[in-house]
Model confidence (mean pLDDT): 81 of 100. Predicted 3D model of a 595-nucleotide part of an RNA (large-subunit ribosomal RNA, domain I) from an Ignavibacteria bacterium. Rfam family: Bacterial large subunit ribosomal RNA.
Context: one part of a larger RNA
RNA sequence: AGCGUUUGGUGGAUGCCUUGGCACCAGAAGGCGAUGAAGGACGUGAUAACCUGCGAUAAGCGUCGGGUAGGUGGAAAUAACCUAUAACUCGACGAUUUCCGAAUUGGGAAACCAACUUGGGGUAAUACCCAAGAACUGUUUGCAGAAUUCAUAUGCAAGCGUGAGCCAACGGGGGGAAGUGAAAUAUCUCAGUACCCCCAGGAAGAGAAAGUAAGAACGAUUCCGUUAGUAGUGACGAGCGAACUCGGAACAGCCUAAACCUAUAGAUGUGUAAGGAUGCAACCGUUACAUCAGGGUGUAGCGGGAUGUGCGUGGUCUAAUUUGCAUUAAAGACGAAGAGUAAAAAACCAAUGUGUUAGUUGAAUCGCGUGGAAAAGCGAACGACAAAGGGUGAAAGUCCCGUAAGCGAAAACACGUUGGCUCUUUGGCGCAUAAACCCAAGUACCACGGAAUAAGUGAAACUCUGUGGGAAUCUGGAGGAACCAUCCUCUAAGGCUAAAUACUCAUUGGUGACCGAUAGUGAACAAGUACCGCGAGGGAAAGGUGAAAAGCACUCCUAGCAGGAGGGUGAAAUAGUACCUGAAACCAAACGCUU
Numbered sequence: 001a002g003c004g005u006u007u008g009g010u011g012g013a014u015g016c017c018u019u020g021g022c023a024c025c026a027g028a029a030g031g032c033g034a035u036g037a038a039g040g041a042c043g044u045g046a047u048a049a050c051c052u053g054c055g056a057u058a059a060g061c062g063u064c065g066g067g068u069a070g071g072u073g074g075a076a077a078u079a080a081c082c083u084a085u086a087a088c089u090c091g092a093c094g095a096u097u098u099c100c101g102a103a104u105u106g107g108g109a110a111a112c113c114a115a116c117u118u119g120g121g122g123u124a125a126u127a128c129c130c131a132a133g134a135a136c137u138g139u140u141u142g143c144a145g146a147a148u149u150c151a152u153a154u155g156c157a158a159g160c161g162u163g164a165g166c167c168a169a170c171g172g173g174g175g176g177a178a179g180u181g182a183a184a185u186a187u188c189u190c191a192g193u194a195c196c197c198c199c200a201g202g203a204a205g206a207g208a209a210a211g212u213a214a215g216a217a218c219g220a221u222u223c224c225g226u227u228a229g230u231a232g233u234g235a236c237g238a239g240c241g242a243a244c245u246c247g248g249a250a251c252a253g254c255c256u257a258a259a260c261c262u263a264u265a266g267a268u269g270u271g272u273a274a275g276g277a278u279g280c281a282a283c284c285g286u287u288a289c290a291u292c293a294g295g296g297u298g299u300a301g302c303g304g305g306a307u308g309u310g311c312g313u314g315g316u317c318u319a320a321u322u323u324g325c326a327u328u329a330a331a332g333a334c335g336a337a338g339a340g341u342a343a344a345a346a347a348c349c350a351a352u353g354u355g356u357u358a359g360u361u362g363a364a365u366c367g368c369g370u371g372g373a374a375a376a377g378c379g380a381a382c383g384a385c386a387a388a389g390g391g392u393g394a395a396a397g398u399c400c401c402g403u404a405a406g407c408g409a410a411a412a413c414a415c416g417u418u419g420g421c422u423c424u425u426u427g428g429c430g431c432a433u434a435a436a437c438c439c440a441a442g443u444a445c446c447a448c449g450g451a452a453u454a455a456g457u458g459a460a461a462c463u464c465u466g467u468g469g470g471a472a473u474c475u476g477g478a479g480g481a482a483c484c485a486u487c488c489u490c491u492a493a494g495g496c497u498a499a500a501u502a503c504u505c506a507u508u509g510g511u512g513a514c515c516g517a518u519a520g521u522g523a524a525c526a527a528g529u530a531c532c533g534c535g536a537g538g539g540a541a542a543g544g545u546g547a548a549a550a551g552c553a554c555u556c557c558u559a560g561c562a563g564g565a566g567g568g569u570g571a572a573a574u575a576g577u578a579c580c581u582g583a584a585a586c587c588a589a590a591c592g593c594u595u
Base pairs, nucleotide, nucleotide: 001594002593003592004591005590006589007588008587009586015580016544017543020515021514022512023511024510025509026508027507029504030503031166032165039100040099041098042055043054044053046078047077050074051073061094062093063092064091065090066089070082071081072080105114106113107112116133117132118131119130120129121128136163138160139159140158141157142156143155144154170201171199172198173197174196175195181188185235211218212217222249223248224247225246232240233239253496254495255494256440260296261295262294264293266292267291268290269289270288275284276283277327278326279325280324281323282322301474303439304438305437307434308433309432310431311430312429313428315334316333317332318331335426336425337424338423339422340421348420349419350418351417352416353415354414355413356412357411359407360406361405365380366379367378368377381398382397389401390400391399445469446468447467448466449465450464451463476491477490478489479488480487531538532537551579554566555565556564557563
C1' cells in the first nucleotide's frame, strides 16, 4: 500500500406514512363594481417578527337562530380576563370598513401632496377638527347664446344608481404570422392555428326556407353517430376533404315594412276655399290640405294582404262633433272568454310548497392471559335498513366521530303552485266575387378585382363585397352546380326566438387498476416565498422524535451557552429535537492475509 472481516462515522437511498396535489362524475352557480370592485399599502393583540382575521367600533360590534362548558386564532409561555344573566363556536342578516386602486375635487414619482363650497364644532380672532358635496360621459329639463334675422353650434345649471374597471375557460366579430411538411423550394401546407384588438352571455352564435331534393318526397336551427377518408380538390405532389340521406338528442314558433284608414287638441310647410262622419239648415274657419311622426290594419307560396260588393254568423248598454233634427257607428263601459313575465308587452304583492345556507336523533361487549399499550389471540355475548370511512398506545360492527334510516330554520336566497295583478279578444270571423292598390332598391343582377364555400379560376353554380353599371311587383322574382328549354321547389333585399351544444376561476358532495416528497401543482413546510434581474421577467430548496414532551432534574469532564460521561424519562435514546427506517459511494479504527 492493497484485499477481506468486524465495529463505528459520514451520507440520506430504500421501505412505510400523508396534512398536499391530479383526474373525473353529479348538483348548484356562472359574475363582482361609483351603495367604490378585483388587488394592495398601512395599521390592528398585554407582550407580536410572520401567517390568518379584522379596520381608528380594527384576532373585532349588534340582532336573530343553532349549539355548548369551556374560552382568549396558527402558537408555546406568563399575565390579566370572559363564561349557565350562555362565553367561545357555527349559520343568516346588519353596523363599522383608514389610505391607494376604474379612483371620480385638483395634482401626483400608487398607498402622498394641495385646496374649495355648505353645515357643525372650536378660538378673543386666525389656526385647527368633523360631516356632506364637487371628475368625465350618456340622457332629460331649464337658462343663456355667435358668425347670421329666426335658428344652430356652443356654454352654464339641475335631475337621473347610464357607462367606466376586474374576471379561468367557453362564444361572436375585426386583423393575422412563422418554425414545420412537401425529405430542396416559390403555388400549396402548417392555419384562418398561435398571437393582437373589439364586444358579449350564462351560454354565445344559428334559426322558422327566395331550403333540401328528384318524377318520390321532406319540412326552422343546433349537437352526436353514420354517410366517408366516399364524392371531390390538389406543383392531381405533400396533403386537404364535404353534402344529401339515414339513426338519435332536443323540439316552438312569431313580430314588422308596404297597400288602406286615422275623428292624435303631434311636428313642419301651404294659406281663405276647399273643408268641418252622412242628409237638411244654420254656423265656424290655426278648420282644411301636403309631408313626416304616432295609432289601427297586415304578414303569405294549396300565394297572401289591402280596397269594394254580396251572403252567413254574432253578449248587453251608452253613443261622437259647432248647433238643431234624423242616420251611421269611431270610441267607451259592464259582462264573458283566453293568455302571461323562457321569445312573441311588462311590473310587483300575498299565501303556500320544495330546496340551499347552521344543526339534530341514531343500535349493539364483556372477561382472560401476553404486552409499554389490545382493537390482535382465547372464551363467551349482542346489534344490524348501520361490515362506507376515519380515529383511539398493534389489527374495533358493538370505545369515539360517524354510517343506514329519520327529523330540523327566527333570518336570507333560489325555484314552483295558487290568487291578486297585467294584457288580448268580444265591430270580428268565414265564404264568394270584382277590380288590379301593396308585397322590403342603389337592392337583385351584370362586368372587373378579391374572399369564403372540402374545392388552388377551373366548365364553377350558390354566398359575401371593393369599383363601375343597374331591374321587375305575382302575367313579378330566385333556385335546382357553366348556359338554354321543359318540369319541379321556394318567395331575397326587415327583425325576435327557449331546448338539445361548449366551458369551469370559484362552490358542495362523491369517485379513482391517479401520485406518494427528485413523484404529485412551481408550491404537502413563512411559495409565487427566499433569491436573481434596472425592468418585462425568472424562480428554488425544504415533510416524518415519541403513544404521550414524559424534550434529560442532578453530578462530572472541558476555556466552554460547543461537545461528551454518568444519572433519570421512556417499550425503545444507535427514538435526544443535526431526532422513523438508515443502502451505497467516501472516511477511520481493530484484527487477519498478501507484497